[in-house]
RNA sequence: UUAUCCUGGCUCAGAUUGAACGCUGGCGGUAUGCUUAACACAUGCAAGUCGAACGGUAACAGGCAAAGCUUGCUUUGUGCUGACGAGUGGCGGACGGGUGCGUAACGCGUGGGAAUCUACCUUUUAGUGGGGGGAUAGCCCGGAGAAAUCCGGAUUAAUACCGCAUAAUCUCUACGGAGUAAAGGUGGCCUCUCCUUGGAAGCUAUCGCUACUAGAUAAGCCCGCGUCAGAUUAGCUUGUUGGUGAGGUAAAGGCCCACCAAGGCGACGAUCCGUAGCUGGUCUGAGAGGAUGAUCAGCCACACUGGGACUGAGACACGGCCCAGACUCCUACGGGAGGCAGCAGUGGGGAAUAUUGGACAAUGGGGGCAACCCUGAUCCAGCCAUGCCGCGUGUGUGAAGAAGGCCUUAGGGUUGUAAAGCACUUUCAGUAGGGAGGAAAGUUAGUCGUUAAUAACGGCUAGCCGUGACGUUACCUACAGAAGAAGCACCGGCAAACUCCGUGCCAGCAGCCGCGGUAAUACGGAGGGUGCGAGCGUUAAUCGGAAUUACUGGGCGUAAAGCGUACGCAGGCGGUUGAAUAAGUUGGAUGUGAAAGCCCCGGGCUUAACCUGGGAACUGCAUACAAUACUGUUCAACUAGAGUGCAGCAGAGGAAGGUGGAAUUCCAGGUGUAGCGGUGAAAUGCGUAGAUAUCUGGAGGAACAUCAGUGGCGAAGGCGACCUUCUGGGCUGACACUGACGCUCAUGUACGAAAGCGUGGGGAGCAAACAGGAUUAGAUACCCUGGUAGUCCACGCCUUAAACGAUGUCAACUAGCUGUUGGGGGGAUCUUCCCUCUUAGUAGCGUAGCUAACGCGAUAAGUUGACCGCCUGGGGAGUACGGCCGCAAGGCUAAAACUCAAAUGAAUUGACGGGGGCCCGCACAAGCGGUGGAGCAUGUUGUUUAAUUCGAUGCAACGCGAAGAACCUUACCAUCCCUUGACAUCCUAGGAACUUGGUAGAGAUACCUUGGUGCCUUUGGGAACCUAGUGACAGGUGCUGCAUGGCUGUCGUCAGCUCGUGUCGUGAGAUGUUGGGUUAAGUCCCGUAACGAGCGCAACCCUUAUCCUUAUUUGCCAGCGAGUAAUGUCGGGAACUCUAGGGGGACUGCCGGUGAUAAGCCGGAGGAAGGUGGGGACGACGUCAAGUCAUCAUGGCCCUUACGACCUGGGCUUCACACGUGCUACAAUGGUUAAUACAGAGGGCUGCGAACUUGCGAGAGUAAGCGAAUCCCAGCAAAUUAAUCGUAGUCCGGAUUGGAGUCUGCAACUCGACUCCAUGAAGUCGGAAUCGCUAGUAAUCGCGGAUCAGCAUGCCGCGGUGAAUACGUUCCCGGGCCUUGUACACACCGCCCGUCACACCAUGGGAGUGAGCUGUACCAGAAGUAGGUAGUCUAACCUUCGGGAGGACGACCCCCACGGUGUGGUUCGUGACUGGGGUGAAGUC
Repeated sequence: UUAUCCUGGCUCAGAUUGAACGCUGGCGGUAUGCUUAACACAUGCAAGUCGAACGGUAACAGGCAAAGCUUGCUUUGUGCUGACGAGUGGCGGACGGGUGCGUAACGCGUGGGAAUCUACCUUUUAGUGGGGGGAUAGCCCGGAGAAAUCCGGAUUAAUACCGCAUAAUCUCUACGGAGUAAAGGUGGCCUCUCCUUGGAAGCUAUCGCUACUAGAUAAGCCCGCGUCAGAUUAGCUUGUUGGUGAGGUAAAGGCCCACCAAGGCGACGAUCCGUAGCUGGUCUGAGAGGAUGAUCAGCCACACUGGGACUGAGACACGGCCCAGACUCCUACGGGAGGCAGCAGUGGGGAAUAUUGGACAAUGGGGGCAACCCUGAUCCAGCCAUGCCGCGUGUGUGAAGAAGGCCUUAGGGUUGUAAAGCACUUUCAGUAGGGAGGAAAGUUAGUCGUUAAUAACGGCUAGCCGUGACGUUACCUACAGAAGAAGCACCGGCAAACUCCGUGCCAGCAGCCGCGGUAAUACGGAGGGUGCGAGCGUUAAUCGGAAUUACUGGGCGUAAAGCGUACGCAGGCGGUUGAAUAAGUUGGAUGUGAAAGCCCCGGGCUUAACCUGGGAACUGCAUACAAUACUGUUCAACUAGAGUGCAGCAGAGGAAGGUGGAAUUCCAGGUGUAGCGGUGAAAUGCGUAGAUAUCUGGAGGAACAUCAGUGGCGAAGGCGACCUUCUGGGCUGACACUGACGCUCAUGUACGAAAGCGUGGGGAGCAAACAGGAUUAGAUACCCUGGUAGUCCACGCCUUAAACGAUGUCAACUAGCUGUUGGGGGGAUCUUCCCUCUUAGUAGCGUAGCUAACGCGAUAAGUUGACCGCCUGGGGAGUACGGCCGCAAGGCUAAAACUCAAAUGAAUUGACGGGGGCCCGCACAAGCGGUGGAGCAUGUUGUUUAAUUCGAUGCAACGCGAAGAACCUUACCAUCCCUUGACAUCCUAGGAACUUGGUAGAGAUACCUUGGUGCCUUUGGGAACCUAGUGACAGGUGCUGCAUGGCUGUCGUCAGCUCGUGUCGUGAGAUGUUGGGUUAAGUCCCGUAACGAGCGCAACCCUUAUCCUUAUUUGCCAGCGAGUAAUGUCGGGAACUCUAGGGGGACUGCCGGUGAUAAGCCGGAGGAAGGUGGGGACGACGUCAAGUCAUCAUGGCCCUUACGACCUGGGCUUCACACGUGCUACAAUGGUUAAUACAGAGGGCUGCGAACUUGCGAGAGUAAGCGAAUCCCAGCAAAUUAAUCGUAGUCCGGAUUGGAGUCUGCAACUCGACUCCAUGAAGUCGGAAUCGCUAGUAAUCGCGGAUCAGCAUGCCGCGGUGAAUACGUUCCCGGGCCUUGUACACACCGCCCGUCACACCAUGGGAGUGAGCUGUACCAGAAGUAGGUAGUCUAACCUUCGGGAGGACGACCCCCACGGUGUGGUUCGUGACUGGGGUGAAGUC
């Protein structure tokens, strides 16, 4: 998607988040909080500390002294004390904290390794218990400068600096030896020495210092493995790869340099480009996986951008230094200063992310002996529903089921025990009061352990001291009162939850499908409901569902998908046996796999989240050991795979050379004459200059009839006359040999139809292009006549096909049957023929199995194994760009933006087909008569109009609704007029109802006037009617027939339409209902996985045709009687006709033939009737949104002093035209006149109306009969008989018009019918086209009825007269059954393709242009290290006193950042114009 199964995409339901947005918001715990601009930063703080290293004293306090003045203050002095700014010195600023720019890397993860260092700490052994020296900051003085800061002079200390001595277990070594250290400070004591207040020396304790050893910790380096995407990035590399030597480093090393060699990396993806910090983990998932890398933890990288080193144990250093650059700030313009990716905070960016808070109380860090100081680490608080967790917003009772709301079928239902009311409770919040823990240390004393020790260190006991930011803490108690505390989304399906109103393809909704065009469960509102709940939705994002990338776990005949075919390197896979090995594999063990997290078991917060203890796990890596089935490797063997040899066999296998005949064409010649040729039919063309035809000869090219075959060969493409040569493969047989030599195959190579290209030949036929002729609306086609490339050959390209079995190659296994080709064996046979077994092909069925189905089925699409190729929604597109190939044409490789919710496969049912088969019908044909031409009638369109009311519109509207418009009808128009109304019900008041006359008016109506007081009654009143009033309401032919009922038309009186059970199919569905016969028929018979049944058909009903019976008046009258001018007129009759009740009869029953012995058909008999006797009623499931809201009914909407009602007049009757249906005609089968005969069926009392009188007539007058088998309408006509007319616009035809009348009716002007007189139009049988009819039919003739006052040529009926034709089913139309194709299903009036025009969108090309990244060549070269340099300067050490050693500055040089120039590559943006693509309303061809 009409329905189905499959394939396949799109979408949703789940979980999650550092989220954001919308609406809403009570409390607490706990966690998180710039994902964007590694953008720029105001302000404050974030790294100091040590006076027990030092010289000291700027500030503060105290002491002392002095001065001023005074009873206290001020000033000065004094480092004396507590302390301490600046400075020297030590340690620390390499930790802690932040960020994720860069990085695809030994960066990270994991596991290993050797050539290293490690301050503070611990440990070992020694030393510091020798002795010296020279400076320097500070301070002071002077100077320069705006400042930052700097310069000069004088002076000074050290745990600062430098020698000497000493020196091993340290380092180097040529194994002889050589080399290298240090610093003191503080507390206590006075036995010894000196001075003696007290110190010095000394002693003691302690902190330091130096060298060495070991450890711990931290760091550096190397290696294996793992670690994103792109091949439209395939080659990269010159210090590059290795060696030797020297240098350098803490340390191995091209780390650096010189020389030598030419290596190294790469399809197991180098190089290049893009993106990215990595991990433990986190989210999701059943798992495997996928996504991710916030917070916490480990590692790395970075600190405005780039470069550089210094110091140091450690840095190439976030809050250090130097240089360059950009930016900001200060400036006196000379010059300077700065770096929040620390914590807060600001601006900016953004959808978006917090306080310029408190404290060092705890934990930790730095310094210090310590006290202590510092610490935006940290601990806390603040903000935010951002997440997770917990609690609350009350509980019980309460039916008059209150009120209100909403709905309603008006009864009721629902909101709903919900509320109110009554009785309780008080968590949380509020107020008041109380109140833990986080605090351990420290110090004193005692004691224990350790120890040589009464030091130190650790534990315990007691005393002392008493340290909390949080904090109004947690927690507990009391008080008052239901008191302060509920929202958000959704309710068409997916997907839990439905009604009303508003809106009317509008407004809007929407995740997908899709809702909305007047009854919206889908929009908006309301009521109700559902879900979740202090949250709920939306958006974004990830995983899931998705087996929709398929390892677990998919596919490739037709859905997307097998390379056109083969060979084959690498790669993958590989037969049997034994041995060895142990790489893969397996096992336990050891080490590691940080902590946290996840999981399990416990514990702590009232619970939970959260925190915490233990365990498990961490699926991994490494090491050694063990096992050896399988795989691998090595060795040794085997023959079943593969191959070789031998003997045969078949073949359009390939290549080259040669040969042949038939045919076409051409040339020459002969014969011969007017056409040939060609087509559906023609024409172009050829031909009297002799064609076609025919005969002879010749030329030339191409192709090889028959044989010929679901036959053969080949890898595929493909191969077809015969012979020769060369050559590939296959098959069979029996033996021998080799001994796994095999299978597949990315890249690669070769072959590869046709067309096409290049060069050169060739060219008979055929034949793109082209020309002409036809066809056609056109015909750039199909058909015809010509005709060039080409087709053929040689050589070289191209490399594509529906290159198809739409099915890759190889191997194994798994029922049968049949045919055929090649080979072999056996049997039988005189031989051929034949039977059977086997093998290799090639075909047709078919089991199991497979498949979505169709189908496949030993030649698999079955069951398995090996390897390769390919697919992942449709379109864009096999396209663009890039690359490779090609002479070109083009080929190979191959996207994206954008767009759609589909697209596809197979099968099913219908419908359709200018598909097939069978059959039917007045469907055609055969006939008869019409329509279309004329006049008129009538309906319709159109037009007109104030209105021409409305509806019906192919068949299936149009003499239809309308069985009858002058008024009425009437719905339309104009004017006048009424508003509870012309009509219905209810209420109130009054009145009988009703009626006479008059006036005005077109009338409706209005006013005046007359008569009238009724009926029933239980006396209360009631029924009917009228008037007035009020409001409920009336009323509407107003809209919607696409909201409906009912009724109707049509296919179609066509033979169909279905169901139950069963069966088949995964299913839609099929079967039955198909088939063979037959029928008017799905009628019947037979067959049959169907058996039965229903609605239809037929029959039953009515009518007509025949007979019987019953009955007999108003009908009938044979016989009997009576009567009349005449008549069933009368008595009577019941025979006949008729009438109307009931029966019979017709059933293929009988006979013959035929058929299948059936159903039936054909013929016949009998019969009134014969095969449904004729006619009617009767219309299956359904179709046409068929018709009707104007028959009626009815939902909804609309009008309500009018869209309702009344009245008068007008209109529906118009009239250039067009169409339908009819009537009358055009005449002699006729007209006219006269005479005469025969029906049926109807109607009638507001009626039919006889007879009579009257009028030419339509009629009129009078009036009998009849509510009708009785009377009337009512004389049927054609026919028949006779006369006349004589082919003419007539004695045809009657329109039109004039005049005069009749009738109906209040009324015939618009607008009736009829009569009489007069008039006398068109029309002489009708173009294209088209209609009806098959027998009592067509045709023709009249009669009646409904409607109706009047008004039919219409309609519905009735009878009279009464034909012709049907060979037949090819064709037209319609229908039925079977079958077939389909991309249709609104179903062919379907679907659908491309150009053009317009709008929008993305994209390719594009002269160019702008920017980023990058290669290369060169210029340039700041700071700085190393190097060399003797220009200048120079305290310690040495000195022979000259100087030297060493150092600093300077200049030089290697390297090098920024910068510059040239030239390339690449990416992105933009670009006049241009190419195609996509999407759009009903445009065009």
Description: Predicted 3D model of a 1485-nucleotide RNA (small-subunit ribosomal RNA) from an uncultured prokaryote. Its Rfam family is "Bacterial small subunit ribosomal RNA". The sequence is in RNAcentral, with records from ENA.